Context: one part of a larger RNA
RNA sequence: CUGGGCGUAAAGAGAACGUAGGCGGGGAAGUAAGUUAGAAGUGAAAUGUAUCGGCUCAACCGGUAACGUGCUUUUAAUACUGCUUUUCUUGAGUAUGGGAGAGGAAGAUGGAAUUCCAGGUGUAGCGGUGGAAUGCGUAGAUAUCUGGAAGAACACCAGUUGCGAAGGCGGUCUUCUGGCCCAAUACUGACGCUGAGGUUCGAAAGCUAGGGGAGCAAACAGGAUUAGAUACCCUGGUAGUCCUAGCCGUAAACGAUGGACACUAGAUGUCGGGGGUGUUGUGCCUUCGGCGUCGCAGCUAACGCAUUAAGUGUCCCGCCUGGGGAGUAGGCUCGCAAGUGUGAAACUC
Numbered sequence: 001c002u003g004g005g006c007g008u009a010a011a012g013a014g015a016a017c018g019u020a021g022g023c024g025g026g027g028a029a030g031u032a033a034g035u036u037a038g039a040a041g042u043g044a045a046a047u048g049u050a051u052c053g054g055c056u057c058a059a060c061c062g063g064u065a066a067c068g069u070g071c072u073u074u075u076a077a078u079a080c081u082g083c084u085u086u087u088c089u090u091g092a093g094u095a096u097g098g099g100a101g102a103g104g105a106a107g108a109u110g111g112a113a114u115u116c117c118a119g120g121u122g123u124a125g126c127g128g129u130g131g132a133a134u135g136c137g138u139a140g141a142u143a144u145c146u147g148g149a150a151g152a153a154c155a156c157c158a159g160u161u162g163c164g165a166a167g168g169c170g171g172u173c174u175u176c177u178g179g180c181c182c183a184a185u186a187c188u189g190a191c192g193c194u195g196a197g198g199u200u201c202g203a204a205a206g207c208u209a210g211g212g213g214a215g216c217a218a219a220c221a222g223g224a225u226u227a228g229a230u231a232c233c234c235u236g237g238u239a240g241u242c243c244u245a246g247c248c249g250u251a252a253a254c255g256a257u258g259g260a261c262a263c264u265a266g267a268u269g270u271c272g273g274g275g276g277u278g279u280u281g282u283g284c285c286u287u288c289g290g291c292g293u294c295g296c297a298g299c300u301a302a303c304g305c306a307u308u309a310a311g312u313g314u315c316c317c318g319c320c321u322g323g324g325g326a327g328u329a330g331g332c333u334c335g336c337a338a339g340u341g342u343g344a345a346a347c348u349c
Stems, first nucleotide, its partner, number of pairs: 003321004007303002012317001014201004021194003025088007033081002035077008049065006091191001092188004096183004103177007110154001114150008125136002162169002206247006215241002220236004258316006266294012298305002322349003331342002334339001
């Protein structure tokens, strides 16, 4: 390379949009590029293969044939693919009427709790632990009541719930805004799928500048524990956590499962719509779209998956190819840095 693979053995890019490219629904007509069939020419010789022959045989040598999988020219065929024209509606989309939602951005606002400040009551403890101590407290703490300030997070509702491409999203209200679902028609007429490069988004931590700082809390300090204890436990506590603007671009970024389409027993729960039917008080039947559980065929090394497939197929992309060395070195690239991306070999088992 071929082949075989990618839930857990090596392997699905963190996610999306999209360029080139690849692939692509039904009918008709044309064309004849691919395709198929025939013919002609060419495809050096030697070697090799088959066969016949020459050296007594063989090696060796000679003759003939096939082969030379191809290329060129030409004739024909038109099923499939392509191209051109035309047409269709089921794929895709648009319009109309409804619907659910922690989808996104900005602004406003609410109560509980916590800490602090001021004042009242009140007196000797509080706090903390396995037990203690450090710590706080007679300069009046803890407890309790009143008033005030600040920042952060939103109990109950809350749910195998919902929404989002993923990351993720949860008090309430307003404004702006994206996507999705259902119903019945009308319209466009393949406008589609995927997507190398590229672009955008992307938890936490971290970085730059300016704010903010209640609680929590890396580092750090002290107290314990211990043989030691640079820990686990306790008392403190700074970055940080929060906001604005910008960077970083990584995660067990997980369903460890790329996207799209079609097909292949069922049962049950739940969320959002529609239709029918019945009490008018729940209900029942059915149909779309989601989220779960169980389970047949089938698949799987097994575990398990099983209409939300890891089943049966098609298309496109990404990735894997023994362990260590190593996600290292060197080069390049991006970054303020931290570091990211790309990514070997010697050697060794």
Predicted 3D model of a 349-nucleotide part of an RNA (small-subunit ribosomal RNA, central domain) from a metagenome. The full RNA is in RNAcentral, with records from SILVA. Model confidence (mean pLDDT): 89 of 100.